[in-house]
RNA sequence: CUGCGCGCGCCAGGAGAGAGCCUCGUCAGGGGCCGCCGAAGGCGCAGAUCGGGCGGGUCGCCGCCGGUCGAACGCUCAGGCAAAAGGACUGGCAAGCGCUU
Numbered sequence: 001c002u003g004c005g006c007g008c009g010c011c012a013g014g015a016g017a018g019a020g021c022c023u024c025g026u027c028a029g030g031g032g033c034c035g036c037c038g039a040a041g042g043c044g045c046a047g048a049u050c051g052g053g054c055g056g057g058u059c060g061c062c063g064c065c066g067g068u069c070g071a072a073c074g075c076u077c078a079g080g081c082a083a084a085a086g087g088a089c090u091g092g093c094a095a096g097c098g099c100u101u
Base pairs, nucleotide, nucleotide: 003099004098005097006096009093010092011091012090013089018034020033021032022031023030024029035081036080037079041077042075043074044073047069048068049067050066052065053064054063055062056061
């Protein structure tokens, strides 16, 4: 130098839901009340997997327990509901690390 993977940085794209009412404030924003959203994060289950343990079997497997991973599904704690900011995810770029050629 080739390819794959990983995390970070930069660039581009990127949805949803009240510019709600009252109040403080020059503004940004803060406090209270009601109504909503799901794509930061978090939590939960479904599911997947294990050369694990136990049991059954028609010996293809099945059930229970435990471990690991765990969704764009659910919850709405957090966050958000004009713009801005943020934003899962997608694409690109540069360098780095691991494996590989």
The RNA shown here (Glycine riboswitch aptamer) has 101 nucleotides and comes from Rhizobacter koreensis. Taxonomically the source falls in Rhizobacter (Bacteria, Pseudomonadati, Burkholderiales, Sphaerotilaceae). The RNAcentral record of the sequence draws on Rfam. Its Rfam family is "Glycine riboswitch aptamer". Rfam describes the family as follows. This family represents the bacterial glycine riboswitch.